[in-house]
């Protein structure tokens, strides 16, 4: 960054500083917050995305030594990320349900959009 891919119902908080907001944006809702918000600093923690590492199996390639990819495990002395509430919830479309029946509301499901994080590309 009008780009590709993966993941997003799990998990993990104390102190200092600061001094009124915060939960991405907009609207609505619902929350957190002077028993101290955001930001910044320190410490602690969570988590296998990248990197690292291990064995079997599968696949591709092979100069037959292996290499690469997939699947699975280890690891938090490397690089990021994260540590209220599902990405706090809804928003757009479709379906199911609710009803005697239709519509709406409500509830549920699927998909989309937006966003976040990682990785790659430019």
């Nucleotide at each position: 960054u009008a780009c590709g891919c993966a993941u997003c119902c799990a998990g993990a908080g104390g102190g200092g500083u600061g001094g009124a907001g915060g939960g991405a944006c907009a609207u609505g809702g619902c929350c957190c917050u002077g028993c101290g918000a955001a930001g910044c600093c320190c410490c602690g923690g969570c988590a296998a995305c990248c990197a690292u590492u291990c064995a079997g199996c599968c696949g591709a390639c092979u100069c037959c030594g292996g290499u690469c990819g997939g699947u699975g495990g280890a690891a938090a002395c490397g690089g990021u990320g994260c540590c209220a509430a599902u990405u706090c919830c809804a928003u757009c479309a479709g379906g199911c349900u609710c009803c005697a029946a239709u519509c709406a509301c409500g509830g549920c499901c699927u998909g989309g959009g937006a966003g976040a994080u990682g990785u790659g590309a430019c």

A computed fold for a 122-nucleotide RNA from a Thermoleophilaceae bacterium, annotated as SAM riboswitch aptamer (S box leader). The source organism's lineage runs through Bacteria, Bacillati, Actinomycetota, Thermoleophilales and Thermoleophilaceae. Its mean pLDDT, the model's own confidence on a scale to 100, is 83.